[in-house]
Context: one part of a larger RNA
RNA sequence: CGACCGCUAUUGGAGUUCGAUUAAGCCAUGCGAGUCUAGAGGCUUAGGCCUCGGCGUACCGCUCAGUAACACGUGGAUAACCUGCCCUGUUCAGGGGGAUAACCUCGCGAAAGUGAGAAUAAUACCCCAUAGUUCACCAUGCCUGGAACGGUUGGUGGAUUAAAGCUCAGGCGGAACAGGAUGGGUCUGCGGCGUAUCAGGUAGUAGGGGGUGUAACGUACCCUCUAGCCCUCUACGCGUACGGGUGUUGGGAGACAUAGCCCGGAGAUGGAUUCUGAGACACGAAUCCAGACCCUACGGGGUGCAGCAGGCGCGAAAACUUGGCAAUGCGAGAAAUCGUGACCAGGGAACUCCAAGUGCAUCGGGUAAGACCGGUGCUUUUCUUGACUCUAAAUAGGUCUUGGAAUAAGGGGUGGGUAAGGACGGUGCCAGCCGCCGCGGUAAUACCGGCGCCUCAAGUGGUAGUC
Numbered sequence: 001c002g003a004c005c006g007c008u009a010u011u012g013g014a015g016u017u018c019g020a021u022u023a024a025g026c027c028a029u030g031c032g033a034g035u036c037u038a039g040a041g042g043c044u045u046a047g048g049c050c051u052c053g054g055c056g057u058a059c060c061g062c063u064c065a066g067u068a069a070c071a072c073g074u075g076g077a078u079a080a081c082c083u084g085c086c087c088u089g090u091u092c093a094g095g096g097g098g099a100u101a102a103c104c105u106c107g108c109g110a111a112a113g114u115g116a117g118a119a120u121a122a123u124a125c126c127c128c129a130u131a132g133u134u135c136a137c138c139a140u141g142c143c144u145g146g147a148a149c150g151g152u153u154g155g156u157g158g159a160u161u162a163a164a165g166c167u168c169a170g171g172c173g174g175a176a177c178a179g180g181a182u183g184g185g186u187c188u189g190c191g192g193c194g195u196a197u198c199a200g201g202u203a204g205u206a207g208g209g210g211g212u213g214u215a216a217c218g219u220a221c222c223c224u225c226u227a228g229c230c231c232u233c234u235a236c237g238c239g240u241a242c243g244g245g246u247g248u249u250g251g252g253a254g255a256c257a258u259a260g261c262c263c264g265g266a267g268a269u270g271g272a273u274u275c276u277g278a279g280a281c282a283c284g285a286a287u288c289c290a291g292a293c294c295c296u297a298c299g300g301g302g303u304g305c306a307g308c309a310g311g312c313g314c315g316a317a318a319a320c321u322u323g324g325c326a327a328u329g330c331g332a333g334a335a336a337u338c339g340u341g342a343c344c345a346g347g348g349a350a351c352u353c354c355a356a357g358u359g360c361a362u363c364g365g366g367u368a369a370g371a372c373c374g375g376u377g378c379u380u381u382u383c384u385u386g387a388c389u390c391u392a393a394a395u396a397g398g399u400c401u402u403g404g405a406a407u408a409a410g411g412g413g414u415g416g417g418u419a420a421g422g423a424c425g426g427u428g429c430c431a432g433c434c435g436c437c438g439c440g441g442u443a444a445u446a447c448c449g450g451c452g453c454c455u456c457a458a459g460u461g462g463u464a465g466u467c
C1' cells in the first nucleotide's frame, strides 16, 4: 500500500473505492433504442393506434476468457485502399410503369406463429432518357513526384448507369462529380515475459509466372515452375499473460503491480456461416451444430444479464429489484419535443483521505499526587424544536432559531526486545500464552481474572501478499 477477519464506533466534507481474484458458472422479474406525419396509407370510442418508408440501433454500457501476436507502444508506408451523417464547390432533378403492407373477407394452430383472396399509397420498387462513371487504345501532350501504374486535356471504340418530393411559404430535403474533415482497413522499422530438463523447425512452407477474389495489397485462395525460408542475436515447442498510459514502494537505482480511470485490442453460453448496410461477420439480427434450461393440448415452440438492479451457486471476499431525464452527452426530428439503468441524483458499506467533537471554569470534600464525589457558573460543534433556502422532486448541506452538559471511547499491550505492575485472587508442565527469546511442575510482574498503568485513538489489533 491494497484485500480479508476480530472487537469497537459521534458528526461533517472530498475522492478515479465496492462480485477483479473463486465460476468468461447459471439466471425468475422489471427496465436498458428509439424517433420522424415537414415521406405515405389506413383504423378510431378522437385520447390515440396499426402498417409501409427514412435515419439510428456497428454508438454508449459490460467483461478480460482467449491472445507472446504488428495484440500493444512508438515512428513510418499506402505509387495497394474505403469512408454514412458533416463542410465547400460545380452541374442536375425529364418521362413512364407494375406491385405490396396495414385495413377488409376467409382459414390453420394449444401456443409460438402462419396461409389464401380482394383493394390502395409513397421520399418504397422498377423501366426509359440525359449528365456521369468505367475500360482499352492513341498523343511519345501537360501537372505532381525520387519514380507514373496517379491527376489532367483531346480523340476513337466498348461496357454500365442517377435523381423525390414535402411544406404551416419561413424552409426541409433528392442525384452525380470534385475537394475537405472525421473514422477506419492493410503493410512495415524498432521495443518490452519465463523456460534449452524444448535444438533443429517448415510443403502453402520460401520465391517466380498466370489467374480468382477483395474497398485494397498479399499463397488470402487456385494452377504451374523452382527449392527454398527461419534458427544459439534462441527458430520450433512448452508454460504464463490482454498491451500501454499509469500505480505502489524506495533517498535513488530498481523491484512489484496494472480488474477499476483514460487509450488501444478482444469477447458476448461453446463453435461455424450469412444477410442487410457507408460501416458488422453484429451482446439486446438471422441460420445451423453442440451443451444447458423452460413451456406444451405431445403435433411443436421458446431462452442466453461479461448492460442496470436483483437471485442462486462459488467462496475469506464485495451495495438498492431507488428517483429523474433538471444538467452533460448521444439517437431521431425543420422545430417543439420524444427516448436514453449512458449519465445525473439519492440509498447501503469502518474503501481511502481531510476536519471537528465527546466539554470548560471555579469552590468544597477526597488523595502521597490524582482519579473521583458534591455545589455554582459558562459554552452549544454534533444532538434537539421550528422556519427559510437548497433540489427535477426530496435527502444531506446552508442561514436563522428553541432546549439542555445534555446525545458521543474504544482497541491493543503491561518478562525482554518495547513504553507500562505487584507480598492481589484463581490455576499448578494442567488449562493456557508465545512473530523471536521463552513462560506454567504451589507465593507465576509471562496463563485466566480484578485493580492500576502504558500506547494509539473513531479507531485499534490480527492473517496472507507486495515494495
Stems, first nucleotide, its partner, number of pairs: 001465001003463005010356006017349002019314001025312003029309003034055003039052005062267003072191007081184002086180007094128004104117005132160008141152003165172002193239003200230003205227008242264004246257004269290006292303004320346001322345003328342001329340004359378007383403001386400004410456005415437002421451001424449003432439002

Background: Small-subunit ribosomal RNA, 5' domain from an uncultured marine archaeon, 467 nucleotides, folded computationally. The full RNA is in RNAcentral, with records from ENA, Greengenes and SILVA. Its mean pLDDT, the model's own confidence on a scale to 100, is 82.